[in-house]
């Protein structure tokens, strides 16, 4: 230097045009239950009273519409030189 994977919420981790603030799991936070604990059940966990608003590495672009295509750059990991 070439090639290909990869980057989501507090973690890990699915989803690859519209039904998604975004499965599942874990940690948390309330309540149950327990003499207490764990362990099980229940609800909740971006602002926002709601309308709505904002959000998937950044920084353009495509479209009516983008976490999901495209493009550059950033970190990461794998083969090749």
């Nucleotide at each position: 230097g070439g090639g290909g994977g990869u980057g989501u919420g507090c973690c890990c981790g699915a989803g690859u045009g519209g039904u998604u603030a975004a499965a599942g799991g874990g940690a948390c936070u309330u309540g149950g239950c327990u003499g207490u604990a764990a362990a099980c059940c229940a609800a909740g966990u971006g602002c926002g009273u709601a309308a709505g608003c904002u959000a998937c590495g950044u920084u353009g672009g495509u479209u009516c519409g983008a976490a999901u295509c495209c493009a550059a750059c950033c970190g990461c990991c794998c083969c090749c030189a």